[in-house]
Context: one part of a larger RNA
RNA sequence: UGACGGGGGCCCGCACAAGCGGUGGAGCAUGUGGUUUAAUUCGACGCAACGCGAAGAACCUUACCAGGGUUUGACAUGUACUUGCUAUCCUGUGAAAGCAGGAGUUUCUUCGGAACGAGUACACAGGUGCUGCAUGGCUGUCGUCAGCUCGUGUCGUGAGAUGUUGGGUUAAGUCCCGCAACGAGCGCAACCCUCACCCUUAGUUGCCAGCGGAUAAUGCCGGGGACUCUAAGGGAACUGCCCCGGUAACGGGGAGGAAGGUGGGGAUGACGUCAAGUCCUCAUGGCCUUUAUGUCCUGGGCUACACACGUGUUACAAUGGGUGGUACAAAGGGAAGCAAUACCGUGAGGUGGAGCCAAUCUCAAAAAGCCAUCCUUAGUUCGGAUUGAAGUCUGCAACUCGACUUCAUGAAACUGGAAUCGCUAGUAAUCAUGGAUCAGCACGCCAUGGUGAAUACGUUCCCGGGCCUUGUACA
Repeated sequence: UGACGGGGGCCCGCACAAGCGGUGGAGCAUGUGGUUUAAUUCGACGCAACGCGAAGAACCUUACCAGGGUUUGACAUGUACUUGCUAUCCUGUGAAAGCAGGAGUUUCUUCGGAACGAGUACACAGGUGCUGCAUGGCUGUCGUCAGCUCGUGUCGUGAGAUGUUGGGUUAAGUCCCGCAACGAGCGCAACCCUCACCCUUAGUUGCCAGCGGAUAAUGCCGGGGACUCUAAGGGAACUGCCCCGGUAACGGGGAGGAAGGUGGGGAUGACGUCAAGUCCUCAUGGCCUUUAUGUCCUGGGCUACACACGUGUUACAAUGGGUGGUACAAAGGGAAGCAAUACCGUGAGGUGGAGCCAAUCUCAAAAAGCCAUCCUUAGUUCGGAUUGAAGUCUGCAACUCGACUUCAUGAAACUGGAAUCGCUAGUAAUCAUGGAUCAGCACGCCAUGGUGAAUACGUUCCCGGGCCUUGUACA
C1' cells in the first nucleotide's frame, strides 16, 4: 500500500421489511447429471453451467456408431507429361456412393497455344484432432457500481502519501465550502434513438368535418386538408418563476404546464478481477495425423430410461367450465410468397384463384371483456395425460423419430414440507397477437398491444456493494 475481520461509523440496492404472484407436491415439455448403448458427437458446472452454444437433430445438418467405397484426394494453387472437350442424356449393376458400357465432340486461332475437363507423377491439400494454462478477436461477471489514474509541486531516508481526505449535498469523485496542493485524463452527466405535448410543411395507398351524388349497406364516388394519421423540420423543461430553510451547493412546498426536478424507456459498461468462457464461428503458435484422426455414401444414433436436479407449461375449478351472440388493438410478415369471395369436408384441410413486390391486397379470427343461458361442489359438463381407431399436411421418405384433426378412452392432481424466486406502476398478475430460425416442426426465444392491482412504517437484522477509520501472526 492492499486484502481480510462473527471491529467501528456513514450510505445505497426488490437486500430485508410491507405486499402480490410463483417454484418446491401432480401430468407433460425441455435442458442437465447418472445409467445404458455399437454410438447415445462435443462444449458449458456456485452466483456468472443446466428452454445454455442450438434463431428450430426424420435424410441433410452431424462433428458420433456400423457397413460399403476412395487416396494429389470433397476443396486451393503450381510444375512436368499424356489426352480430349465438357456439360448432359440413356442402359446395366448396386442400399447408395460408385463402377462398367453407349450417345454426345467447343471457342479463339499466329496451328505453337489459350480457356475448360480427364489421367499419371510431384510439391501439397485436408483435420469440428490436442492445448482457451501459448494466443488474437469476441463474450460473461462484479456493475451502469462510482470509481480508476496521471503531470507538476510539496512531505517522507524509503516503500509511499498528498491531490481523491474533511464539513455539507447528490443517482453520481454530482456540485459547493474548506484545505500543500494546482491542474488534467478515463468513467458520471450531456450530446444519440424512442414515447408523451404543440407548431410548420406535405396529403397518397391514409383521413372524412362541412358541400354534392349513389346504395340494402360501406370514404363507395365527386371533392376537401379541417381532424386523425403518416414523416421531415422546429418549439417546449432550465430548479427558469414564487414561498420557506441554508453562507453556497442544494433541499421541502407551490404556480403555470402535455410533461417537474435524471419526465418514462433504450443504446451506451472506466482501470481492472475471475490463468472466467470460447482452438466446434473465425483467425492463429506449437504438437499430432497423412491408403487416415482426411473424404464420399447407406442405415443407425444425438429422441435410449429403475432414477435425481434445473427451467417452463397445463391444471387442481364457480372471480370457473360449456354453448350462442356481440365489441375494441399494437407491432410485424408476404413472390419458389401472402392468399380474399366462392364451393367441398364435422375438422385438420382440399378445389379454385380476385388482389398484392403491399399505409392500397393479404396473413387476420385478436383474446381476456360484455350480454343471454346451462352446469351446482362432485375427481364433476373440473382436469386433460395415456391409449385405440380413422385421417390431414409438409417432405424422395414421418417405423425408429414430425405437427395437426375427428371419434372413443379418460390417468395423476382437491393449492403443494423444509426451503426458495420475481416484482415498486401502466409495473406485478392476467389475456391474446406477430416475428426470426424454418419444406415441416415452439409450452422456448425476441417483440407487440388489451385489462390492470397491492404495498413500502422503516434500515434492527440476512445478502451484495461504496467511502472513511481501526486491528492483523496475511501478500

Small-subunit ribosomal RNA, 3' major domain from an uncultured bacterium, 475 nucleotides, folded computationally.
The RNAcentral record of the full RNA draws on ENA.
The coordinates come from a structure-prediction model, not an experiment, and the mean pLDDT is 84.